[in-house]
RNA sequence: AUUUUCCGUUGGGGGAGUCCAGGCAAACUGGGCUGAGAGGAUAGCUUUUUGGCGCUAUCGACCCCGCGAACCUGAUCUGGCUAACACCAGCGGAGGGAAACGGGUGGCUCGUGAG
Numbered sequence: 001a002u003u004u005u006c007c008g009u010u011g012g013g014g015g016a017g018u019c020c021a022g023g024c025a026a027a028c029u030g031g032g033c034u035g036a037g038a039g040g041a042u043a044g045c046u047u048u049u050u051g052g053c054g055c056u057a058u059c060g061a062c063c064c065c066g067c068g069a070a071c072c073u074g075a076u077c078u079g080g081c082u083a084a085c086a087c088c089a090g091c092g093g094a095g096g097g098a099a100a101c102g103g104g105u106g107g108c109u110c111g112u113g114a115g
Base pairs, nucleotide, nucleotide: 005104006103007102008101009100010099011065012064013063014062017033018032019031020030021029022028023053024052040059041058042057043056044055045054071096072095073094077090078089079088080087
C1' cells in the first nucleotide's frame, strides 16, 4: 500500500403477512401455512351494526447497516404456482435506503530467527 472472512461493542435502519374457527363492544381467544421474525410487554388514542375487531408510542425478539433486494416506492403491477399469503420469474443496469470502533483470521510485501 492492497485485501478475505468471522466475532463483539456502541449507535442506527426495518418489517410483522395470509387462511379458518370461536367470541365480542372492546379493540379478544385458539388453530393452519410460509418465514429469521407473523406484533411478546406496557401505556395511550379512535371506532357502534351486517359493518367492524383498527391505530400510535416506548421497550423486547428478529433481520439489516454500502460489493447496501434488510426494507420502502412504482404496486390494488405482469406471468407461474398456492386454499390464500408466502414462494419463483419479470419489473430491475429503475428510484430510494441505515456506520463507526475494537478483536480474531486469510493473502501479498519487508525484516529477524531456525532448519
The RNA shown here (TPP riboswitch aptamer (THI element)) has 115 nucleotides and comes from Chloroflexaceae bacterium UBA1466.
The coordinates come from a structure-prediction model, not an experiment, and the mean pLDDT is 76.
It was read from a public genome assembly, where an Rfam model found it.
It matches the Rfam family "TPP riboswitch aptamer (THI element)". Rfam describes the family as follows. Vitamin B(1) in its active form thiamin pyrophosphate (TPP) is an essential coenzyme that is synthesised by coupling of pyrimidine and thiazole moieties in bacteria.
Lineage of the source: Bacteria > Bacillati > Chloroflexota > Chloroflexales > Chloroflexaceae.